[in-house]
RNA sequence: GGGGUCGUGGCGCAGCAGGUCAGCGCAGCCGGUUGUCAGCCGGAAGGUCGCGGGUUCGAAUCCCGCCGGUCCCG
Numbered sequence: 001g002g003g004g005u006c007g008u009g010g011c012g013c014a015g016c017a018g019g020u021c022a023g024c025g026c027a028g029c030c031g032g033u034u035g036u037c038a039g040c041c042g043g044a045a046g047g048u049c050g051c052g053g054g055u056u057c058g059a060a061u062c063c064c065g066c067c068g069g070u071c072c073c074g
Base pairs, nucleotide, nucleotide: 001073002072003071004070005069006068007067010026011025012024013023019057029043030042031041032040033039050066051065052064053063054062
């Protein structure tokens, strides 16, 4: 330098043939249960879907550019 792939809450992931309010688990927070803790049960909070443009009535999802991780080629 060329190509592939990944980038979604603090962490690990799903959703990627465009259209319910973007979900799940863990952690953290609140409450219940318990003599306490753990465990279990319930609840709330937390994400401009890497960044910037474009297409569209509508984009995490399609297109372009850039940034970062990783793999391959040179």
Annotation: A computed fold for a 74-nucleotide RNA from a Myxococcales bacterium, annotated as transfer RNA. The sequence is in RNAcentral, with records from ENA. Model confidence (mean pLDDT): 82 of 100. Its Rfam family is "tRNA". Rfam's curators write: Transfer RNA (tRNA) molecules are approximately 80 nucleotides in length.